Predicted 3D model of a 134-nucleotide RNA (Glycine riboswitch aptamer) from Sphaerotilus hippei. Of the family's consensus pairs, 90% are formed in the model. The source organism's lineage runs through Bacteria, Pseudomonadota, Betaproteobacteria, Sphaerotilaceae and Sphaerotilus.
[in-house]
RNA sequence: UGUCACCUCACUGGAGAGAGGUGGCAUCGCACGGCCCACGGGACGUCGAGACCACCCACCGAAGGGGCAAGCGGCUGCACCGGCUCAACCGGUCGGCUGUCAAUCUCUCAGGUAAAGCGGACAGCGAGGGCCCC
Repeated sequence: UGUCACCUCACUGGAGAGAGGUGGCAUCGCACGGCCCACGGGACGUCGAGACCACCCACCGAAGGGGCAAGCGGCUGCACCGGCUCAACCGGUCGGCUGUCAAUCUCUCAGGUAAAGCGGACAGCGAGGGCCCC
């Protein structure tokens, strides 16, 4: 200086799995009931609805998070082979323990499970940044 990896921003695409059950608070209702009424309606009870909260069961994996391979190292052995006759020591093989170590694998902690919305690994295009450690 350039720039792979990698990071940030914007746009586009982007899967999976229960419209589950029980209960609660408030809200809504041309539902039902009796009551009150100034006849416009009102509060109460029941029922229904979706949202929210709590718990329970079933499930998903592609936010995030956890776990693991080979490889590369370290320690070790009444092991085997070689290096000098032996030993010490050195090297190699094999075994044990251990450090580092990947994913779309795996776990299902977190998150998620009608549509919509939100989220979404990853991919494409564009812009900006651009190394460190072993």